[in-house]
């Protein structure tokens, strides 16, 4: 530097709760804490979800899994 993940600061934030958006699946602020070492970003493959006029149509999900780009700390190996 790589892998890897013991401490330490710091950081994110399910479930539920409030307000706004949306048809919805879900987003966004704000509280919340199950959790996480990429739970940072990116819908490229898969899977799961929603909408309709059902068509290989238009969408959601990166906290389900694979990939890609980045990134802080530094005990043992």
């Nucleotide at each position: 530097c790589c892998a890897c993940g013991a401490a330490a600061a710091g950081g994110c934030a399910c479930a539920c709760c409030c307000g706004c958006c949306g048809u919805g699946a879900g987003g966004c602020g704000g509280g919340g804490c199950c959790g996480c070492a990429a739970a940072g970003c990116c819908a490229c493959g898969g899977a799961a979800c929603u909408c309709c006029a059902g068509g290989c149509g238009a969408g959601u999900c990166a906290g389900c899994c694979g990939g890609g780009c980045u990134a802080c700390c530094g005990a043992a190996u």
c-di-GMP-I-GGC riboswitch aptamer from a Chloroflexota bacterium, 77 nucleotides, folded computationally. Of the family's consensus pairs, 94% are formed in the model. The coordinates come from a structure-prediction model, not an experiment, and the mean pLDDT is 85. NCBI's taxonomy places the organism under Bacteria, Bacillati, Chloroflexota.